[in-house]
This record gives sequence, structure tokens and C1' cells, in this order.
RNA sequence: AAUAGGUAAAGCCAAACCUGUAGUAAUGCAGGGACGGAAAGCCACGGGUCAUAAAUGAUAGCCGGGUUGCCAUU
Repeated sequence: AAUAGGUAAAGCCAAACCUGUAGUAAUGCAGGGACGGAAAGCCACGGGUCAUAAAUGAUAGCCGGGUUGCCAUU
């Protein structure tokens, strides 16, 4: 540097649910907790879904795309 993986090792993230808190809400944040994850790191660009009277907002652990990273092998 490349590829496609996670064989092995070291680790990492953390669903549902509960408590507190913010929000009209979807949902977010913190703590507990682990269903799972090889990007379940980040980005709302496209589609989907959810919320909202609407304007708008949410979801990256819905799919696609962009971008960055650990280990192994060559």
C1' cells in the first nucleotide's frame, strides 16, 4: 500500500427494558442492562419509515452512498 476477511488475539460498540432528564411528539442524553454487531464509528446526500395541523424534526442498530479506523493475511 492492496484486498477481502474477522480464522485467532487484544479490545470496541450496545437492542429491548428500567430510572432520571430534554422535547408537543417521534426521539435524544446520562446511569443500569445485553438482543446483537467486522465498521452497530461519523455524515441526513438519495430512498424508506416515524412524528407533526403545518412548517419542520427524528431515525446512520432500515437500505444505498460518502468518509475514517483495529487486527490478521499477502